Predicted 3D model of a 492-nucleotide part of an RNA (small-subunit ribosomal RNA, 5' domain) from epsilon proteobacterium AM1115. The coordinates come from a structure-prediction model, not an experiment, and the mean pLDDT is 90. NCBI's taxonomy places the organism under Bacteria, Pseudomonadati, Campylobacterota. It matches the Rfam family "Bacterial small subunit ribosomal RNA". RNAcentral holds the full RNA, with entries from ENA, Greengenes and SILVA.

Context: one part of a larger RNA
Formats: sequence, C1' cells, structure tokens
RNA sequence: AACGCUGGCGGCGUGCUUAACACAUGCAAGUCGAGGGGCAGCAGGCCCCAUCUUCGGAUGGGGUGCUGGCGACCGGCGAACGGGUGAGUAACACGUAGCUACUUGCCCUCCAGAGGGGGAUAACCCGCCGAAAGGCGGGCUAAUACCGCAUACACCCGAGAGGGGAAAGGACGAGAGUCCGCUGGAGGAUAGGGCUGCGGCGUAUCAGCUAGUUGGUGGGGUAACGGCCUACCAAGGCGAUGACGCGUAGCUGGUCUGAGAGGAUGAUCAGCCACACUGGGACUGAGACACGGCCCAGACUCCUACGGGAGGCAGCAGUGGGGAAUCUUGGGCAAUGGGCGAAAGCCUGACCCAGCAACGCCGCGUGGAGGAAGAAGCCCUUCGGGGUGUAAACUCCUUUUGCAGGGGAAGAGCGAGACGGUACCCUGCGAAUAAGCUCCGGCUAACUCCGUGCCAGCAGCCGCGGUAAUACGGGGGGAGCGAGCGUUACUC
Repeated sequence: AACGCUGGCGGCGUGCUUAACACAUGCAAGUCGAGGGGCAGCAGGCCCCAUCUUCGGAUGGGGUGCUGGCGACCGGCGAACGGGUGAGUAACACGUAGCUACUUGCCCUCCAGAGGGGGAUAACCCGCCGAAAGGCGGGCUAAUACCGCAUACACCCGAGAGGGGAAAGGACGAGAGUCCGCUGGAGGAUAGGGCUGCGGCGUAUCAGCUAGUUGGUGGGGUAACGGCCUACCAAGGCGAUGACGCGUAGCUGGUCUGAGAGGAUGAUCAGCCACACUGGGACUGAGACACGGCCCAGACUCCUACGGGAGGCAGCAGUGGGGAAUCUUGGGCAAUGGGCGAAAGCCUGACCCAGCAACGCCGCGUGGAGGAAGAAGCCCUUCGGGGUGUAAACUCCUUUUGCAGGGGAAGAGCGAGACGGUACCCUGCGAAUAAGCUCCGGCUAACUCCGUGCCAGCAGCCGCGGUAAUACGGGGGGAGCGAGCGUUACUC
C1' cells in the first nucleotide's frame, strides 16, 4: 500500500505502482502605447443640432484621435524557463575525475561609434472566392520592421598586398541635460556543446561481430573536434578481461534494512537524461529540431453545404476505461519565484493556501477521586459458593475535546493577507460528543461452559474435528494492541 471490522480531534507529510489508454469543459504564456501606424469599443474635452430649463445648465443625436486609454495589426522581448511523465535508452544516458577544438540573449567592466539616404508592407479602404477554416487582387501608410551608401582597422578572410563588414531611436524637460535603449570590439559572469579514464543488470541453452566497417588523403558540413557526410586509397577494427545477440531497466544524491560488510530499492524532495497521439523533417532564434509552434505521413476523434477543414491533458482540476487501489471541474497572486514593462502594473493551475482520504508519522482525548467482603443481570459451580467487580449505581471534582459568546494575530519596510474571523487568548455550559480490533492447543501472553460429532469448520508451521474438542461455532471470562486492530503482498 490494498482489503475486512471499527473510527473523536489536531499538527506535519503523502496520495494512478495498472492503460506513455482515450478524453467533454474551464483554466495553465504573455507583456510593452516610453518602438509604430491608427481608433473598433470605453471615458473625457471641443464643435453643431434638437428638447427641457429654476437661464447656472441637464438630456439625447451627430461630428472631431484633441486627451486618458486601447480590441485587432506591424514591431520588440518572452514563449527553449517554469510544470508533467518514465515510454524509449545497457548509452559517455548517468555518477565521478579530467580535458577543450567551441557557443553563450538578458547581466557586469572597459574601449570606440551612432553620418546620410531609399523602397516597401500589415492594419485600414474597395472588390472577389469559400458552408466554414480561410484565401486572392487593387489602393493608402508608419516604425526600435526592411535595404543600399559612408565611416571602422580593436573584428572576419588573407603570408602579405588587399578585400569584407555596423547602428535606432524613445520618454521627460523651457533649456542645459537626464534616463531607457542601438552598433562594433575586448574581458568577465552565468548557462551550455563536445572528448576521455574509471564505476554501476541478467543470460554463453547468444561465440564469433563489423562495409562508413577501421585508418589515411582531398572536399563538404558544424558554434566546434570528429567516418559527422562525401570521393578516392589502404585492409583494417572489436572479442572468453565476454565482442555481437537476446531479455530487463531512466541514472544519481538518496531511501529501506543491517552491528557492519552487504542486500534491496530509485515514491515524495533535489541534480542530470529522455519523451510530448505514432513516425519523420526542418523553420525561426543566443538557445529548439520546440508539451499548450510549423510541415509531411499514419491511426483515432470531431465539423462539413462532401469541395474541404479542426484536434492532441505524460500542465491544473475533471470524465470514461483498466485496476485490489490513489483526491476538488476549490481560493489567491498576500508571500517566494518567473515573463514583460522606465514605472504603475499585467500575466503566472509555478507557487502559497484551502478541500477530500486514519494513507503514514507524531501528539491529545473518550474523564479524575471516592464508593460494598461486594446490588441487579449474566457466566461457572462440588450448590456451600466463585467470577464479572470499584466495575456500575451513588457522592465530590475537573473541562483537554465539544458547543455558544467576546477579542484576535505573526507571516509585509511602506498602501496591499488568499489562508481567515484561522491559529491563539478570555468567558459561559455541561461527564457532557468520543472504543474498537485481533487472539486465548504448542511456537505465543491469555480457560471454562454449551453446541457440533472426520460433519460444519479451523489452519503461518506442527496439526485440530469420528460424543465430554482449552484447536470448529456461540456464551462467560481472559491476553495483547488501541483510533486503530487484523489479513494479504513486496523487501531487508
């Protein structure tokens, strides 16, 4: 963990081990108007008209991007983090110790620069096609979008000569200027890529394996070394110290157990890896071959006007299914952390909380004291009595818990607290709301009566039961644990 019986409370944890089975619905990644053109919606200003007027104005309609702002659009950054899962993988995947031929957006330090031009395009308008998803044509326009030119000598190519190669503005201010950005280069920090030694499964009833195979040369490719790829040349390379094959498996810190050595294991938490319906591919980008991006193929589901389209919970909840078995379609961004932003702030099922479940650990309670040679009931009996048993009743006391009332946090430096009127404190009420489960032949702690009669049944092992059964079933009594107790399973 599950199952059976039982079940009062609190704290802290944990909760699909099976079908990487299929998924309805909602949410889980946005943000910046201080990059830009704009103005659909909202609010305000201004102008015009109408109505009413207490002559201040009010209401309604129209116009105007003028202002606050802002749906959609262009653009920037983020979306490669965070979150999930363990399918695959026996591998430099992981662990550890090293190595370097490499890259690194945002951040830090330093040096230098930012001159002058150009052509477009979305939004928008017009037209058209389509059931839809969506698409096509024409016209207008902006930028921190895009492209030349100039400059560069720190950068790249080159032995050298020489050649190549940048940039963007915005906000505030009366201005001076300040701040945020932009470009090239050097260094750092951080993060990553690559290579190597060593280490950690079973099977020899798998003994031979290998053609880009092993090495070289030229070329290509990459951020980078490399047979990574390609052409040619050589014939190598691996293997009983187990190659190759097959089976199984994410690895580790750790966890369980054990005196240790060891054995077993890899849930939660942390690091790394791999995957994202299945298979393949690239694009963009500092970073992906990209869970909530794109393309192709496939299976499946859905929509369709039959032409064609849409989708991917191994995110959080939730549904069906499988299963012995695993939760709420909750609250909040208050804290911590993350993205964007100058900031205010926005987003954040990360996270913080709450809910459900004795699933685990820990703590507490279900009352305390007194109370008869001892009520009743029940059980046993040699019928004298014995047991349950101070147990109950009864008397006194207490109030954890509970219920009711009042106060009420820390968590936040300033305004801001989901949790929460919670924890906690005070007062009142009242023993009041709270005990079960397994076992009693030996191992093993705890014995009698009745029923049954190798039947019904018990059982972990030995074994019990065929007419007096401490072993089956029930009663009384007892033993052990106790909000648990037993059983089953796995491991030491």